This is a predicted structure of a 322-nucleotide part of an RNA (small-subunit ribosomal RNA, central domain) from candidate division TM6 bacterium GW2011_GWF2_43_87. The prediction has a mean pLDDT of 84.
Context: one part of a larger RNA
RNA sequence: UUGGGCGUAAAGGGUGCGUAGGCGGCUAGCUAAGUCAACUGUUUAAUUCCUCGGCCUAACUGAGGGACAGCGGUAGAUACUGGUUGGCUAGAGUGUGGGAGAGAGAAGCGGAAUUCUCGGAGUAGCGGUAAAAUGCGUAGAUCUCGAGAGGAACACCAAUGGCGAAGGCAGCUUCUUGGCCCAUUACUGACGCUAAUGCACGAAAGCGUGGGGAGCAAACAGGAUUAGAUACCCUGGUAGUCCACGCUGUAAACGAUGAUCACUAGACGUUGGAUCUGCUUGCAGAUUCAGUGUCGUAGCUAACGCGUUAAGAUUAAAACUC
Numbered sequence: 001u002u003g004g005g006c007g008u009a010a011a012g013g014g015u016g017c018g019u020a021g022g023c024g025g026c027u028a029g030c031u032a033a034g035u036c037a038a039c040u041g042u043u044u045a046a047u048u049c050c051u052c053g054g055c056c057u058a059a060c061u062g063a064g065g066g067a068c069a070g071c072g073g074u075a076g077a078u079a080c081u082g083g084u085u086g087g088c089u090a091g092a093g094u095g096u097g098g099g100a101g102a103g104a105g106a107a108g109c110g111g112a113a114u115u116c117u118c119g120g121a122g123u124a125g126c127g128g129u130a131a132a133a134u135g136c137g138u139a140g141a142u143c144u145c146g147a148g149a150g151g152a153a154c155a156c157c158a159a160u161g162g163c164g165a166a167g168g169c170a171g172c173u174u175c176u177u178g179g180c181c182c183a184u185u186a187c188u189g190a191c192g193c194u195a196a197u198g199c200a201c202g203a204a205a206g207c208g209u210g211g212g213g214a215g216c217a218a219a220c221a222g223g224a225u226u227a228g229a230u231a232c233c234c235u236g237g238u239a240g241u242c243c244a245c246g247c248u249g250u251a252a253a254c255g256a257u258g259a260u261c262a263c264u265a266g267a268c269g270u271u272g273g274a275u276c277u278g279c280u281u282g283c284a285g286a287u288u289c290a291g292u293g294u295c296g297u298a299g300c301u302a303a304c305g306c307g308u309u310a311a312g313a314u315u316a317a318a319a320c321u322c
Stems, first nucleotide, its partner, number of pairs: 004322001007304002014201004021194003025088007033081002035077002038074006049065006091191001092188003095184005103177007110154001115149006125136002162169002206247006215241002220236004263312001266295014299306002
């Protein structure tokens, strides 16, 4: 470079924002760079192709002819692409009126539970296991009642429920704040899509400094088990887990499925809107838009399976891979 691919065989970057680049809606004029076609210059010769000739023939070789293509010039064509000028509203964005939400940050508050401390009451066990033992307990434990301290996490609601680009997000209240959906068609007028480099975010573990430390718990210690047991089980237990600030930048970061736009049978759920219908006036049904699920037609697939949330059909670009 050509051709084929990327759910599970090798192959989608963890995610977003966005630069260059690539690609880009409808319509009219101008232009003529790309594009097309005519003529022409040049691209030494040889080679290749065609015709004729010379060696007995071929290879080899002489002569003539022709052609593709590259670069340049002249005068043209204008459908498409580009450039430029003007217009449009279907893409995109803004406004207006509503809506839902564990989206983010900060502060405050709450109850249950575990542990510890103090006080009351009470006595010999408790704890743990397959069974035990280590361990705790007459210096009064376990159990029980009351008071207090402290840290961490938020039962029920809770749901193939919701929100977020992903990681992820859940007690309650307030403040600050991002995005999304529906309706309306009032405004701008292609402002769009993708995105190498870049920038930002990025679970857990880990690292640095300073706090905090209830429970849990790598390491470690002891008790068991075992031929052994550097394990599984038990009793303890330190980093860590928590907070602030800074770093790290990885995960089966998964839907193992990149992003955007339009197209292609249905059925049944569910979440948030809007419109309409019915009536028992607070429920039911229908339509439609945006999500989220199960099944399934055509089609696809090596099969499994996917199937309007595509792995179907179509299109272009970028990145990656064999």
It matches the Rfam family "Bacterial small subunit ribosomal RNA".